Overview:
Model confidence (mean pLDDT): 85 of 100. A computed fold for a 477-nucleotide part of an RNA from an uncultured delta proteobacterium, annotated as small-subunit ribosomal RNA, 3' major domain.

[in-house]
Context: one part of a larger RNA
RNA sequence: UGACGGGGGCCCGCACAAGCGGUGGAGUAUGUGGUUUAAUUCGAUGCAACGCGCAGAACCUUACCUGGGUUUGACAUCUCCGGAACUUCUCGGAAAUGAGAAGGUGCCCUUCGGGGAACCGGAUGACAGGUGCUGCAUGGCUGUCGUCAGCUCGUGUCGUGAGAUGUUGGGUUAAGUCCCGCAACGAGCGCAACCCUUGUCCUUAGUUACCAUCAUUCAGUUGGGGACUCUAAGGAGACUGCCGGUGUUAAACCGGAGGAAGGUGGGGAUGACGUCAAGUCCUCAUGGCCCUUACACCCAGGGCUACACACGUACUACAAUGGCCGGUACAAAGAGCUGCGAGGUCGCGAGGCCAAGCUAAUCUCAAAAAACCGGUCUCAGUUCGGAUUGCAGUCUGCAACUCGACUGCAUGAAGCCGGAAUCGCUAGUAAUCGCGGAUCAGCAUGCCGCGGUGAAUACGUUCCCGGGCCUUGUACA
Numbered sequence: 001u002g003a004c005g006g007g008g009g010c011c012c013g014c015a016c017a018a019g020c021g022g023u024g025g026a027g028u029a030u031g032u033g034g035u036u037u038a039a040u041u042c043g044a045u046g047c048a049a050c051g052c053g054c055a056g057a058a059c060c061u062u063a064c065c066u067g068g069g070u071u072u073g074a075c076a077u078c079u080c081c082g083g084a085a086c087u088u089c090u091c092g093g094a095a096a097u098g099a100g101a102a103g104g105u106g107c108c109c110u111u112c113g114g115g116g117a118a119c120c121g122g123a124u125g126a127c128a129g130g131u132g133c134u135g136c137a138u139g140g141c142u143g144u145c146g147u148c149a150g151c152u153c154g155u156g157u158c159g160u161g162a163g164a165u166g167u168u169g170g171g172u173u174a175a176g177u178c179c180c181g182c183a184a185c186g187a188g189c190g191c192a193a194c195c196c197u198u199g200u201c202c203u204u205a206g207u208u209a210c211c212a213u214c215a216u217u218c219a220g221u222u223g224g225g226g227a228c229u230c231u232a233a234g235g236a237g238a239c240u241g242c243c244g245g246u247g248u249u250a251a252a253c254c255g256g257a258g259g260a261a262g263g264u265g266g267g268g269a270u271g272a273c274g275u276c277a278a279g280u281c282c283u284c285a286u287g288g289c290c291c292u293u294a295c296a297c298c299c300a301g302g303g304c305u306a307c308a309c310a311c312g313u314a315c316u317a318c319a320a321u322g323g324c325c326g327g328u329a330c331a332a333a334g335a336g337c338u339g340c341g342a343g344g345u346c347g348c349g350a351g352g353c354c355a356a357g358c359u360a361a362u363c364u365c366a367a368a369a370a371a372c373c374g375g376u377c378u379c380a381g382u383u384c385g386g387a388u389u390g391c392a393g394u395c396u397g398c399a400a401c402u403c404g405a406c407u408g409c410a411u412g413a414a415g416c417c418g419g420a421a422u423c424g425c426u427a428g429u430a431a432u433c434g435c436g437g438a439u440c441a442g443c444a445u446g447c448c449g450c451g452g453u454g455a456a457u458a459c460g461u462u463c464c465c466g467g468g469c470c471u472u473g474u475a476c477a
Stems, first nucleotide, its partner, number of pairs: 001477002003474003007471007015461002019425005026316008034307002042053002064302007073127001077126002079123005086103007107116003129291002132289003138285002140280003143276001145274001150189006156165003169180003195268004200236007210225002214223002239262001242256005318418001322377006334365003339358002343354004384415001389410007431453007
């Protein structure tokens, strides 16, 4: 100087407390451990691994296993030889691929012999190739403490020195934020602001959006309008600016006015010096080591989907604030040409057939759902719950046996609110309801977004956990 303390002081954080809803019990989905297996590819392992890499394993992916094959190789450069490229057909084979037949000649230069550029085939070796090892050799990227308020430097001063001071102290703040004081005076990286979005108003613009007034229509449909909504570009607005009080005449805090908004208005992006030899050699790059008829490459099939069990994360429930049936409203944000597909028609349905429009503020996906109105069920393992299983189908795709999703009929399991323990959340939040997108041929209870309805509680900081500053002890570094 740090680190640590079941030392002290001060202060924060959904850290506790106060509340609301869960997890832990059930069924299923998914990941992991374990076990099994020819293989169940590999990595991730307290917080910070476990719906993680995977924004989507039937083949492919794929790295694993079994079998069948190749050896200058699936891919790159160079040397030599032949042929344009390419197209079609036959036979063997599970395919990879092997054997054979036919057609076919372009571009540039030319002394018409030929040469050259792409491309294909063959030969030779230099080489290719490796998701093989080492993340404890590395770059890059990322997680975490933590959006915590800290981490440092120059000069000066003090100290023999390591170092100290500044950065401590008194107040204050979300903040090393600001004020005052002070052997310090300044400065940098962080904080804040500048950026995006949302909340109010104004100006400009008015189609594909809008419709108050005037006509018109089934319908903003058409004429018309430029007010309103909205769209999207520019501006205004909030600064403790004003008033009162407290405070050291300070910084600031408390209350108030005006205001759409008030003291960082809400949300996002933004992550200092560093810590964990944290994670990743399987994104990529790369040192070293290793393989080179194999640890490389191609193909078929299988596996990654196994199942006594254990754990994590979710979904659906156990019902009446509910289930079912009928009627009837109101979104936002997105996506669409190998696409979204209106409408008609067939089918109980998944869906099929025909097919308008739309490269989209124009057309389509598209029905929002909870809510509301009416009816029914009457506390039951039920008209709750939907697992499982049987049969029959639909769609995608070369192909749904291993191993897809969905539909109809039948079946109708566990489950009556969950032990010890444990998680999230402070407001348009929790809870609850649906909608969209990426990936994607097909496949979501996952992920990323969007809006609808919309709470309860916070006395307080003694305690648990994590963190910041000062101080103290130490046989630790």
The full RNA is in RNAcentral, with records from ENA, Greengenes and SILVA. It matches the Rfam family "Bacterial small subunit ribosomal RNA". Its family is annotated with ribosome and structural constituent of ribosome in the Gene Ontology.